[in-house]
Context: one part of a larger RNA
RNA sequence: UUACGGUGGUCCCGCACAAGCGGUGGAGCAUGUGGUUUAAUUCGAUGCUACGCGAAGAACCUUACCAGGGUUUGACAUGAGAGCCCUGCCUUCGGGUGGGGUUAGUCCUGUGAAAGCAGGAUUCGUCUACACAGGUGCUGCAUGGCUGUCGUCAGCUCGUGUCGUGAGAUGUUGGGUUAAGUCCCGCAACGAGCGCAACCCUUGCUUCUAGUUACCAUCGGGUAAUGCCGGGGACUCUAGAAGGACUGCCGGUGAUAAACCGGAGGAAGGUGGGGAUGACGUCGAGUCAUUAUGGCCCUUACGCCCUGGGCUACACACGUGCUACAAUGGUCGGUACAGUGGGGAGCGAUACCGCGAGGUGGAGCAAAUCCCAAAAAGCCGGCCUCAGUACGGAUUGGAGUCUGCAACUCGACUCCAUGAAGCUGGAAUCGCUAGUAAUCGCGUAUCAGCACGACGCGGUGAAUACGUUCCCGGGCCUUGUACA
Numbered sequence: 001u002u003a004c005g006g007u008g009g010u011c012c013c014g015c016a017c018a019a020g021c022g023g024u025g026g027a028g029c030a031u032g033u034g035g036u037u038u039a040a041u042u043c044g045a046u047g048c049u050a051c052g053c054g055a056a057g058a059a060c061c062u063u064a065c066c067a068g069g070g071u072u073u074g075a076c077a078u079g080a081g082a083g084c085c086c087u088g089c090c091u092u093c094g095g096g097u098g099g100g101g102u103u104a105g106u107c108c109u110g111u112g113a114a115a116g117c118a119g120g121a122u123u124c125g126u127c128u129a130c131a132c133a134g135g136u137g138c139u140g141c142a143u144g145g146c147u148g149u150c151g152u153c154a155g156c157u158c159g160u161g162u163c164g165u166g167a168g169a170u171g172u173u174g175g176g177u178u179a180a181g182u183c184c185c186g187c188a189a190c191g192a193g194c195g196c197a198a199c200c201c202u203u204g205c206u207u208c209u210a211g212u213u214a215c216c217a218u219c220g221g222g223u224a225a226u227g228c229c230g231g232g233g234a235c236u237c238u239a240g241a242a243g244g245a246c247u248g249c250c251g252g253u254g255a256u257a258a259a260c261c262g263g264a265g266g267a268a269g270g271u272g273g274g275g276a277u278g279a280c281g282u283c284g285a286g287u288c289a290u291u292a293u294g295g296c297c298c299u300u301a302c303g304c305c306c307u308g309g310g311c312u313a314c315a316c317a318c319g320u321g322c323u324a325c326a327a328u329g330g331u332c333g334g335u336a337c338a339g340u341g342g343g344g345a346g347c348g349a350u351a352c353c354g355c356g357a358g359g360u361g362g363a364g365c366a367a368a369u370c371c372c373a374a375a376a377a378g379c380c381g382g383c384c385u386c387a388g389u390a391c392g393g394a395u396u397g398g399a400g401u402c403u404g405c406a407a408c409u410c411g412a413c414u415c416c417a418u419g420a421a422g423c424u425g426g427a428a429u430c431g432c433u434a435g436u437a438a439u440c441g442c443g444u445a446u447c448a449g450c451a452c453g454a455c456g457c458g459g460u461g462a463a464u465a466c467g468u469u470c471c472c473g474g475g476c477c478u479u480g481u482a483c484a
Base pairs, nucleotide, nucleotide: 001484008478009477011475012474013473014472016468017467020432021431022430023429024428027323028322029321030320031319032318033317034316035314036313043054044053065309066308067307068306069305070304071303074132078131079130080128081127082126083102084101085100086099087098088097089096090095105122106121107120108119109118110117111116134298135297137296138295139294143292145287146286147285148283150281155194156193157192158191159190160189161170162169163168174185175184176183200275201274202273203272205243206242207241208240209239210238211237215232216231219230220229221228246269249263250262251261252260253259325425329384330383331382332381333380334379335378341372342371343370346365347364351360352359353358391422396417397416398415399414400413401412402411438460439459440458441457442456443455444454
């Protein structure tokens, strides 16, 4: 001096603590995992950073696992050879040589669970097995690519110069300030790059342009009623272009700086809210099962096809959720208000049938036009009166609906009956700072069917933050010890 530290101190930050609100941990169920079981319960993911994770859909398929059956140039690719057909050239007419095409479809019978196998018919109509195919077999500690994490933390470096024998230092430290290595000042440094910020998308305000499928103020017509019709271009809205916020203005504090505090105006104020965006690197982090790929291994099988089973097992343990334990509630009747989206092998209205799931039927709609579509909590009334209940709905019996070749193993839903645990949860532990938490419903992808999950959407809409002593994580500076 550097690196490291399971190392002390200083300063600073973060739902890190605190202050609050709601949960988890207790119950039942759903789901994932461990374990156990099993012929198989395929494989991977394992502190934070695995465990509603890969899986945005395991009845068959998927499927990689197991049992049984079958198959061997193969389910898939490119060539090769023989045969057959067409054809060019040479020819001593014996033949030689070159090019192109083709090898497929349909039907029947037997056997079989199917796959397949055997035989036959139809217009003559096939073979060989070679090179290879194939492998979700191993290695993520041989790799590419992609991803998680520290962390959207404010850092990580370089050129030249200077200092040091050198490793290196300086810059990047210091005084302020910021969300920020953000900016200012100082300084043997002066500059620069990757990050920060801005540029991008969205949302909040205004103006202009445009006016159908959206809208309806004014005028007219019409109806039981409805922008229903003529019409209108105002408003809402739609979707394109602009404007707008920059510490710009005022006062104070400050080093006269950067900046901070307060105020005005404003729809919005100091990054306005949200998103996309993830530096150098760390964890031999994850993935050879998305794909690609080196090496190794299998080749009548570790490949391929099929039927059935399994991935759905169940003494138990854990994670993540849903529903509750009730009266700020339950139930019955009436009644109001969204937004994101999706629709042609699709969405499916009015009507009729069924207590219902649903069925019949088929108007309209490739959709600002028609449909899914009922928003729910809410509001107005009636009942229940603290009870294991008119709370709670598990479980089980019966009867059904729908999808699908097929719901036994193993689907979802409906109706009748049944009516379990549960009276707010030990130690411990999680999320959240505002349109957030909490609570309420709606949509979509996957998808024949299947959602308490995921991803989105809107409705209602709080409490609290004194503060940084402590716990956790991180950043800057500094110090001690050991190695070099």